[in-house]
RNAcentral holds the full RNA, with entries from ENA. Predicted 3D model of a 597-nucleotide part of an RNA (large-subunit ribosomal RNA, domain I) from a Deltaproteobacteria bacterium. The coordinates come from a structure-prediction model, not an experiment, and the mean pLDDT is 82. Lineage of the source: Bacteria > Pseudomonadati > Myxococcota > Myxococcia. Rfam family: Bacterial large subunit ribosomal RNA.

Context: one part of a larger RNA
RNA sequence: GGUCUACGGUGGAUGCCUAGGAGCUGUUGGGCGAGGAAGGCCGUGGUAAGCUGCGAAAAGCUGCGGGGAGGAGCAAACAUCCUGAAAUCCGCAGAUAGCCGAAUGGGGUAACCCGAUCAGUGUGAAUGCUGGUCACAUAUAUCUGAACACAUAGGGUAUAUGAGGAAACCCAGGGAACUGAACCAUCUAAGUACCUGGAGGAAAAGAAAUCAACAUGAGAUUCCCUUAGUAGCGGCGAGCGAAAGGGGAAGAGCCUAAACUUAAGACAUGUAAUAAGCUUACACUGUUGUGUUUUAAGGGUUAUAGGGCUGUUUUGGGCUGGGUGUAAGACCGGCCGCGGAGUAAGAAACCUUAACUAUAGAGGAAAGCUACUGGGAAGGGCUACCGGAGAGGGUGAAAGUCCCGUACUUGAAAUGGUUAAGGCUCUGUGGAGACAGAACCUGAGUACUGUGGGACACGAGAAAUCCUGCAGGAAGUUGGGAGGACCACCUUCCAAGGCUAAAUACUUAACAGCUACCGAUAGUGAAGAAGUACCGAGAGGGAAAGGUGAAAAGCACCCCGGGAGGGGAGUGAAAUAGAAUCUGAAACCGUAGACUU
Numbered sequence: 001g002g003u004c005u006a007c008g009g010u011g012g013a014u015g016c017c018u019a020g021g022a023g024c025u026g027u028u029g030g031g032c033g034a035g036g037a038a039g040g041c042c043g044u045g046g047u048a049a050g051c052u053g054c055g056a057a058a059a060g061c062u063g064c065g066g067g068g069a070g071g072a073g074c075a076a077a078c079a080u081c082c083u084g085a086a087a088u089c090c091g092c093a094g095a096u097a098g099c100c101g102a103a104u105g106g107g108g109u110a111a112c113c114c115g116a117u118c119a120g121u122g123u124g125a126a127u128g129c130u131g132g133u134c135a136c137a138u139a140u141a142u143c144u145g146a147a148c149a150c151a152u153a154g155g156g157u158a159u160a161u162g163a164g165g166a167a168a169c170c171c172a173g174g175g176a177a178c179u180g181a182a183c184c185a186u187c188u189a190a191g192u193a194c195c196u197g198g199a200g201g202a203a204a205a206g207a208a209a210u211c212a213a214c215a216u217g218a219g220a221u222u223c224c225c226u227u228a229g230u231a232g233c234g235g236c237g238a239g240c241g242a243a244a245g246g247g248g249a250a251g252a253g254c255c256u257a258a259a260c261u262u263a264a265g266a267c268a269u270g271u272a273a274u275a276a277g278c279u280u281a282c283a284c285u286g287u288u289g290u291g292u293u294u295u296a297a298g299g300g301u302u303a304u305a306g307g308g309c310u311g312u313u314u315u316g317g318g319c320u321g322g323g324u325g326u327a328a329g330a331c332c333g334g335c336c337g338c339g340g341a342g343u344a345a346g347a348a349a350c351c352u353u354a355a356c357u358a359u360a361g362a363g364g365a366a367a368g369c370u371a372c373u374g375g376g377a378a379g380g381g382c383u384a385c386c387g388g389a390g391a392g393g394g395u396g397a398a399a400g401u402c403c404c405g406u407a408c409u410u411g412a413a414a415u416g417g418u419u420a421a422g423g424c425u426c427u428g429u430g431g432a433g434a435c436a437g438a439a440c441c442u443g444a445g446u447a448c449u450g451u452g453g454g455a456c457a458c459g460a461g462a463a464a465u466c467c468u469g470c471a472g473g474a475a476g477u478u479g480g481g482a483g484g485a486c487c488a489c490c491u492u493c494c495a496a497g498g499c500u501a502a503a504u505a506c507u508u509a510a511c512a513g514c515u516a517c518c519g520a521u522a523g524u525g526a527a528g529a530a531g532u533a534c535c536g537a538g539a540g541g542g543a544a545a546g547g548u549g550a551a552a553a554g555c556a557c558c559c560c561g562g563g564a565g566g567g568g569a570g571u572g573a574a575a576u577a578g579a580a581u582c583u584g585a586a587a588c589c590g591u592a593g594a595c596u597u
Base pairs, nucleotide, nucleotide: 001596002595003594004593005592006591007590008589009588015582016547017546020518021517022515023514024513025512026511027510028509029507030506032164039100040099041098042055043054044053046078047077050074051073061094062093063092064091065090066089070082071081072080105114106113107112115134116133117132118131119130120129121128136162137161138160139159140158141157142156143155144154169200170198171197172196173195174194180187184235210218211217222249223248224247225246226245232240233239253499254498255497256443260298261297262296263295264294265293266292267291268290269289275288276285277284278329279328280327281326282325283324303477305442306441307440309437310436311435312434313433314432315431317336318335319334320333321332322331337429338428339427340426341425342424350423351422352421353420354419355418356417357416358415359414361410362409363408367383368382369381370380372379384401385400386390392404393403394402448472449471450470451469452468453467454466455465458484479494480493481492482491483490534541535540554581557568558567559566560565
């Protein structure tokens, strides 16, 4: 020096555990904000650094309800207090709510600086102090008001709204590249990522100018299954990839524009008569007329066409008013009566009552003994009981009957939600129908064409269909579109205006539950003051770190030592459980012994 044995040190693997995570399902919600949000800064405690709570009324104040013995957060300790006159705690509703931040009186290097004005306060007078108001945009109303006469622009005032933020989902405007094609350029990736705008609890879409195929067809949209990896597209490469039809989920349909009528306004035009004043007859009035246009109300909404207008005709609850007068008719209103509908589209808001529900809660069965083991009984033994409850967790090991709970039952002063009824509101009766006529209306720089692009599964292709920049540019019901070039026939639908629940998508969040999910190098980056410490000028990056014991009973006292630490003593089942704390592997370092060189 080595090997082996024994015992240690160091170290923190392993085992066990879980306070934290992951995923999924269901229900609820899908908000918030100038009444100042989200998010922060600074404060706030008897002692107070961090977290949490709160805001100069500052770990809190008030009311109502629950609850019932302790309490002053995490978090000990001391001090001082609160509490059956009901505290702490839980829920609902309020008060307060510094400064920054959309930040909004002006400025600004966020959490700071500096004002104006009104009121109050203060002073001998002030500097001051307190409270309110003072940003911008849009809309409406209104007051003013240039160049330039009217006007318009501009300016002011009042009221209302907006602004910002938010995890994903949704719609729209823009829009890559890596990559694949074994290279690469069309193509792909992909209308993806990303940027921007906008909205809602969903969004979007949506009541046929749709499909279909020769038939007695279907009948808004959306989503799922299928059709089908089919038909197709494609340097016919890589790849891309339908639809009709069938089966389901869900179901809901409507409003306008126009013709025409009436009223009002503006502009133009006409002027004394066969004008006009609803029609007829007779009177009367005297510019009340006509045309265009605007606004409002009525009317009207579709395709084997529909509507409007004119004429004829059928039918209809009562009373009553109107126009220049009278009579009749027609027309336009009001009231009553009788009906219908409704806030979920088609108009729109609120209140009351009831039920249910959410936000605190309450009741809730049944076991004992043991001279068994043990530190400890829930284990063993013996004898019972409950069960609409033998889910789960805790209790000194393994408990249906010890505790919390569980099944089941039950509960709200206050605020919210849903549903129903009523109030309430709207509306019909004031119209509906038949026949005939006439040809007034039925969404125009539109459809469509050419050209350049884009979207359609479809890459210009035989390329329909949809959108559109540029250039042209219809018909108008004897009309027009579509049926995958195009034409004919046939079939089908009616564009160029709008609204519309449900079935569908998502999950920041709350609640409940589940898991052939993890168990501290795992699982979130984060089981501890974690987006913390720390790094970076910044954008940004970003950790490590869990476990004494059943209970602190956390080692009084003595000894060595400056201390650290240790030896006794004591606690405890255990101290080789002593806080550097469960278990305590290996590397590594020792002590003793044996063998060997």